Predicted 3D model of a 71-nucleotide RNA (transfer RNA) from a Patescibacteria group bacterium. Rfam family: tRNA. By type it is a transfer RNA. It was read from a public genome assembly. Its mean pLDDT, the model's own confidence on a scale to 100, is 85. Lineage of the source: Bacteria > Bacteria candidate phyla.
């Protein structure tokens, strides 16, 4: 330098144009003598600009960061 894939909760990860979800983890509770398992409730996020669209996480573009190829 070229090129290909990728970025969603603290973490792993779904979510293929119309309400942002699971797990674990936090935090309150119930159980117990304590605690730990267990249940129950809750808290908590779309990487950053621009565009397309009534309507973007979701298409397109330019960055940024990270994995990997080519040279």
């Nucleotide at each position: 330098g070229g090129g290909u894939c990728u970025a969603u909760a603290g973490u792993u990860c779904a979510g293929u144009g119309g309400u942002a979800g699971a797990a674990u983890a936090g935090a309150g509770g119930u159980c117990u003598c304590c605690a730990a398992a267990a249940c129950c409730u809750u808290u908590g996020a779309c990487c950053g600009g621009g565009g397309u669209u009534c309507g973007a996480a979701u298409c397109c573009u330019c960055g940024u960061g990270g994995a990997c190829c080519c040279g």